[in-house]
Formats: sequence, C1' cells, structure tokens
RNA sequence: GGGGCUAUAGCUCAGUUGGUUAGAGCGCAUCCCUGAUAAGGAUGAGGCCACUGGUUCAAAUCCAGUUAGCCCCA
Repeated sequence: GGGGCUAUAGCUCAGUUGGUUAGAGCGCAUCCCUGAUAAGGAUGAGGCCACUGGUUCAAAUCCAGUUAGCCCCA
C1' cells in the first nucleotide's frame, strides 16, 4: 500500500433480504422466601445500535466515507 471480517445494555451475543414497542443469557437494584446466607421466585433499571453523511414515507438493517480492533496479501 491492497483486500476481508467485526463494532447492538456492565459482559457474551441474537435481531428472519427496511415496517411502526430493540431482545436473550449472565450481571445489577428492590421485594418474596430463610434464623441468616446461598439457591429459588417476582418486579425493575440500564442501549438513540462506533461516528458522519446519503437513499427512502420509514434505516440497527441499504450505500459512501471515517475511526478502532483482528486476519490475509505485498
């Protein structure tokens, strides 16, 4: 220098060829249970989907660029 993959909650990930509420597990908070803890049960908080721009009535999803990480080639 060229090419590819990845970026969604504190962590690990899903999100079906764009469609009206963005989810799961673990973790966290409160409550129940217990003499107490663990386990178990219930409820809840927490994310503008890496950033910028574009297409569209509508974008996490499509397009372009940028940034970061990883891999391959030279």
This is a predicted structure of a 74-nucleotide RNA (transfer RNA) from Streptomyces thermodiastaticus.
NCBI's taxonomy places the organism under Bacteria, Actinomycetota, Actinomycetes, Streptomycetaceae, Streptomyces.
The coordinates come from a structure-prediction model, not an experiment, and the mean pLDDT is 80.
It matches the Rfam family "tRNA". Rfam's curators write: Transfer RNA (tRNA) molecules are approximately 80 nucleotides in length.